[in-house]
RNA sequence: CUGCACCAGUCGGGGAGCCAGCGGUGCCCUGUAACCUGCAAUCCGCUAUAGCAGGGAUGGAUUCCCAAGCGAGGAUAUGUGAUGUGUCGCUGCCUGUGGUAAGCGGCGUUGAAGCCCCGGUCCCGCGCAACGGACCCCCGUGAACCAUGUCAGGCGGGGAACCGAGCAGCAUUAAGCGGACCAGUCCGUGUGCCGCGGGGCGGCCGGGGCCGAGCUGGCUGCCGCAGUAACGGGCGUGUCAUGUGUUCGGACGAGGGUGUGCAG
Numbered sequence: 001c002u003g004c005a006c007c008a009g010u011c012g013g014g015g016a017g018c019c020a021g022c023g024g025u026g027c028c029c030u031g032u033a034a035c036c037u038g039c040a041a042u043c044c045g046c047u048a049u050a051g052c053a054g055g056g057a058u059g060g061a062u063u064c065c066c067a068a069g070c071g072a073g074g075a076u077a078u079g080u081g082a083u084g085u086g087u088c089g090c091u092g093c094c095u096g097u098g099g100u101a102a103g104c105g106g107c108g109u110u111g112a113a114g115c116c117c118c119g120g121u122c123c124c125g126c127g128c129a130a131c132g133g134a135c136c137c138c139c140g141u142g143a144a145c146c147a148u149g150u151c152a153g154g155c156g157g158g159g160a161a162c163c164g165a166g167c168a169g170c171a172u173u174a175a176g177c178g179g180a181c182c183a184g185u186c187c188g189u190g191u192g193c194c195g196c197g198g199g200g201c202g203g204c205c206g207g208g209g210c211c212g213a214g215c216u217g218g219c220u221g222c223c224g225c226a227g228u229a230a231c232g233g234g235c236g237u238g239u240c241a242u243g244u245g246u247u248c249g250g251a252c253g254a255g256g257g258u259g260u261g262c263a264g
Base pairs, nucleotide, nucleotide: 001264002263003262004261005260006259009058010057011056012030013029014028015027020047021046022045023044024043035055036054037053038052039051064257065256066255069252073248074247075246076245077244078243079242080241081240082239083238084237085236086235087234088233090232092231094227095226096225097224098223099222100221102220103219104218105216106215107214114210115209116208117207118206119205120204121203122199123198124197125196126195127194128192129191130189131188132187133186134185135184138179139178140177141176147172148171149170150169155164156163157162
């Protein structure tokens, strides 16, 4: 060095999660030339040589072992930005309200504020007026009989003179109906630039007097109080993006390392 047989190793790895811990099933990342069957999330198997059981392939190396470097991806802490959500009047905004009177304005020597007087506004009574209604007055109309007067004709009584009742007609009238509206009487009133008397008189309004310079609080400012959760702010929590630190780390990977027996 070659051949045969065999041993170790290998036939994927990693992250989060679960767990006392390890590995696996499930999720994610990475990778492939990279085995098969059975088991398993109210789990399964095991215990630092940390899946178990059974079968198979490969096997001394481009595939096993170590490994600087590089580094997909995950976890975590924190900063910044965006956004969802909860909460706090926090006061910056906004709203309401009280005060102040610095500025702007309005009123004021044709007299502010204050004080005093008178009147009105308010209440009661009466009157007057207005308006409305009823009555009276006036006009017209108004009764088959049960209204009046006169009652032709006709009727009744009587010997007669005459007497009686009485329809229609005519005239008049009652109630009623219609009209007129002057005066009168009575009643009433969501009436009145009306009058008289009494009461009241706080405020407001009008007028007058005294006095002599303020008054007002519309806008801005300032000082308080209250409200609001749309904007702004604080705090909590979630998601996304991004920066930094820590941590695990696939794949790749300079280089290095690794058998036994027999035969030739």

Predicted 3D model of a 264-nucleotide RNA (Bacterial large signal recognition particle RNA) from Candidatus Scatomorpha stercorigallinarum. A source record names the gene ffs. The coordinates come from a structure-prediction model, not an experiment, and the mean pLDDT is 77. The sequence is in RNAcentral, with records from ENA. The organism belongs to Candidatus Scatomorpha, within Bacteria. Its Rfam family is "Bacterial large signal recognition particle RNA". About the family: The signal recognition particle (SRP) is a universally conserved ribonucleoprotein involved in the co-translational targeting of proteins to membranes.